[in-house]
Context: one part of a larger RNA
RNA sequence: UUGGGCGUAAAGGGCGAGUAGGCGGCGAUCUAAGUUGGAUGUGAAAUGGUCCGGCUCAACCGGAGCAUGGCAUCCAAGACUGGGUUGCUUGAGGGCAGAAGAGGAGAGCGGAAUUCCCGGUGUAGCAGUGAAAUGCGUAGAUAUCGGGAGGAACACCAGUGGCGAAGGCGGCUCUCUGGUCUGUACCUGACGCUGAACCGCGAAAGCUAGGGGAGCAAACGGGAUUAGAUACCCCGGUAGUCCUAGCCGUAAACGAUGGGCACUAGGUGUGGGAGGUAUCGACCCCUUCCGUGCCGGAGUUAACGCAAUAAGUGCCCCGCCUGGGGAGUACGGCCGCAAGGUUGAAACUC
Numbered sequence: 001u002u003g004g005g006c007g008u009a010a011a012g013g014g015c016g017a018g019u020a021g022g023c024g025g026c027g028a029u030c031u032a033a034g035u036u037g038g039a040u041g042u043g044a045a046a047u048g049g050u051c052c053g054g055c056u057c058a059a060c061c062g063g064a065g066c067a068u069g070g071c072a073u074c075c076a077a078g079a080c081u082g083g084g085u086u087g088c089u090u091g092a093g094g095g096c097a098g099a100a101g102a103g104g105a106g107a108g109c110g111g112a113a114u115u116c117c118c119g120g121u122g123u124a125g126c127a128g129u130g131a132a133a134u135g136c137g138u139a140g141a142u143a144u145c146g147g148g149a150g151g152a153a154c155a156c157c158a159g160u161g162g163c164g165a166a167g168g169c170g171g172c173u174c175u176c177u178g179g180u181c182u183g184u185a186c187c188u189g190a191c192g193c194u195g196a197a198c199c200g201c202g203a204a205a206g207c208u209a210g211g212g213g214a215g216c217a218a219a220c221g222g223g224a225u226u227a228g229a230u231a232c233c234c235c236g237g238u239a240g241u242c243c244u245a246g247c248c249g250u251a252a253a254c255g256a257u258g259g260g261c262a263c264u265a266g267g268u269g270u271g272g273g274a275g276g277u278a279u280c281g282a283c284c285c286c287u288u289c290c291g292u293g294c295c296g297g298a299g300u301u302a303a304c305g306c307a308a309u310a311a312g313u314g315c316c317c318c319g320c321c322u323g324g325g326g327a328g329u330a331c332g333g334c335c336g337c338a339a340g341g342u343u344g345a346a347a348c349u350c
Stems, first nucleotide, its partner, number of pairs: 004321003007304002012318001014201003021194003025088007033081002035077008048066001050064005091191001092188003095184005103177007110154001115149007125136002162169002206247006215241002220236004258317006266295011299306002323350003332343004
């Protein structure tokens, strides 16, 4: 490169916004770059293939005509692609009316519980385990009552539930703020999809500085267990976990499944709307849109399974894979305070 692939075999970028680029709705008209047809010229000779001929054949040689990826010019066509102009509304966006939500940021507030401190009652144990011991306690613990301090997390509600692009988000109130859905069909009139680069976001741990520190708890100490026990169990316990500002940029960042659009049996549940029949009204019932589950047919798959939330059928764009080990290593570049991240080989070997 060709071809084939990416749920689990190697392979979907952690996620988004978006530049270039690629791709792009319905109609009219112009154009004629792509495209198609025709003509002309060119495509040297040799070589090649066909036929004929010459060396006794052949190789070789001579001749004729053919072929020659193509290229250029002219004429023509106008379906499709492109370009220009113009129009349209179904894609997209907006308006108006409604709806749900742990979506985000900041501020304030609350109760339960743990721990600690003070005081009261009270006395010999408490704690812990498979059993123990270390540990705590007559300097009065545990238990119990009252008061106080402080930090962190928010039981029930809670869901097979909701929101968010992902990471993720859960007590209550207020302020600021993003997105989504439904109805209407009032406005714009293709303004769209994707997206290399680039920019932003990005769990936990970790790092820098300053705070904070109740509980928990790497490291560490001790007690057990054991042949040993640098573990599992127990008693302690420091970073850390929390806040502010800034780094880091990773993950089984998973649905191990990139995004968009369209199409393709059913059944059943659930969250948010709208409508209909009926009704005094509401429910039930039916229809419809958006989301989220389960089952299942065609189809698909190596199988498992997937199956309108596709892994089915198509189109567009991006990312990625190419035997195992060496190795996500080395070297170099870039990034980082560091830890390290990112890009990413080869020898050799099976």
The part of an RNA shown here (small-subunit ribosomal RNA, central domain) has 350 nucleotides and comes from an uncultured Thermoanaerobacteraceae bacterium. Its mean pLDDT, the model's own confidence on a scale to 100, is 87.